[in-house]
RNA sequence: UCUUCGGGGCAGGGUGAAAUUCCUGACCGGCGGUGAGGCUGCUUGUGCAUGAAUGACGCAAGGAGCUCAAGCCCGCGACUCGUAAUCAUCUCUUUGGGAUGACUGCGACUGACUUGGUGCGAAUCCAAGGCCGACGGUAUAGUCCGGAUGAGAGGAGA
Repeated sequence: UCUUCGGGGCAGGGUGAAAUUCCUGACCGGCGGUGAGGCUGCUUGUGCAUGAAUGACGCAAGGAGCUCAAGCCCGCGACUCGUAAUCAUCUCUUUGGGAUGACUGCGACUGACUUGGUGCGAAUCCAAGGCCGACGGUAUAGUCCGGAUGAGAGGAGA
């Protein structure tokens, strides 16, 4: 630099004229990081066996490879808002100003966890209970429709 990949989810029941939006109940979890996970070799020491070399074994330490690991621990992305530059279109009272759109940078905003267990040690393990989820539309929406055949953290390959 190019190519490609890159988000899941209301079953069943109730009320109602109308609700996948309310009630009950059900279901879902983007990207990177973070280990006390698992498996397999290796090295060293040691136990044990042997007369010894050595050894299919046990334990400890070191280091390696593979694989898996958090919605609510840290950071990022998407949405929304502000602002600046550039470009395009339109416009006015035209050395200039205004409106709209596109794109880029910067900034703002950006949800939610406890208890118990094990253990030297738990924000990630095990168990239980709990909680969270942009904007517009519509009977009030994490799950439907829409912006979006978009954008994107980032992953893989050449």
Molecule: FMN riboswitch aptamer (RFN element)
Organism: Paenibacillus senegalimassiliensis